[in-house]
Context: one part of a larger RNA
């Protein structure tokens, strides 16, 4: 840009993709068939592998600076308390949110469809044969519907409902705060009529009993004050900081 006015929001579906696996145990049944050894088609239950999609409530992993715990080394004068470094966490134990599987749901179901190879029933040309010539059944994990996904640029441009029409409405975009999103760009939630993000509040939830002091013991260390102290990403309220502000945008819609 188009889709003959500009939008907002739900849809049809022409067409494309993607799935379609497979054991095994129990029953039909130790039946059918077979002398007998042996043994079923089919129907019906129920487990279980791979695979694919989703999700993190519980289980586990990781979680690079969120707790502790510790070596050596510098520094804060020195003790004590602490901060830098130690091969892009020094090691070591733990670990919240998010990703994640080892974890947790689902799913691979159907058919009066068309039909390969094939196997038939009727049947002549050719008194006979013969699945074919006329006619007329079966038959595959393929096709095709069904099932899940996108989809009207389907230029064949498609429907349905709402909003707007002389004021710059309806509506949108630029800037900004961001995150369920992401390389950007796009989405997606907000821009004071505001909980969008940070920030202080409370609190889940991780660490696991903080400094400082007492008291105990020669000391190391313990205890007690203290289930303390400190704490990314979670939840909840809370304008305290930041979301200054700019622009677009039809004029009742060619033509007959």
């Nucleotide at each position: 840009c188009g889709u003959a006015a500009g939008a907002g929001c739900a849809c049809u579906g022409a067409g494309a993709g993607g799935a379609g696996c497979c054991u095994u145990u129990u029953u039909u049944a130790g039946u059918a068939c077979g002398a007998g050894a042996g043994g079923a088609u089919u129907g019906a239950a129920a487990a279980g592998g791979a695979c694919a999609u989703g999700c993190c409530a519980a289980u586990g992993g990781u979680g690079u600076a969120c707790c502790a715990g510790u070596u050596c080394u510098c520094c804060u004068u020195c003790c004590a308390a602490g901060g830098g470094g130690a091969a892009a966490c020094g090691c070591u134990g733990g670990g919240u949110a998010g990703c994640c599987a080892c974890g947790c749901a689902u799913g691979g179901u159907u058919u009066a469809g068309a039909g390969a190879a094939g196997c038939g029933c009727u049947g002549a040309a050719a008194g006979c044969a013969u699945a074919u010539a006329a006619g007329u059944g079966u038959g595959a994990a393929a096709c095709a519907a069904a099932c899940c996904u996108c989809a009207a640029g389907a230029u064949g441009a498609g429907u349905g409902c709402u909003c707007u029409c002389c004021a710059u409405c309806a509506g949108g975009c630029c800037g900004c705060u961001a995150a369920a999103a992401g390389a950007g760009a796009a989405u997606u939630a907000g821009u004071u009529u505001g909980a969008u993000a940070g920030g202080g509040g409370u609190u889940a939830g991780g660490u696991g009993u903080a400094a400082g002091a007492a008291c105990a013991g020669c000391a190391a260390u313990g205890u007690u004050u203290u289930u303390a102290g400190c704490c990314g990403a979670g939840a909840c309220a809370u304008a305290c900081u930041a979301a200054a502000g700019g622009c677009c945008g039809a004029u009742u819609g060619a033509u007959u």
Record summary:
The part of an RNA shown here (large-subunit ribosomal RNA, domain VI) has 256 nucleotides and comes from Oogamochlamys gigantea. NCBI's taxonomy places the organism under Eukaryota, Chlorophyta, core chlorophytes, Chlamydomonadaceae, Oogamochlamys. The prediction has a mean pLDDT of 85. It is recorded under the gene name rrl. Rfam family: Bacterial large subunit ribosomal RNA.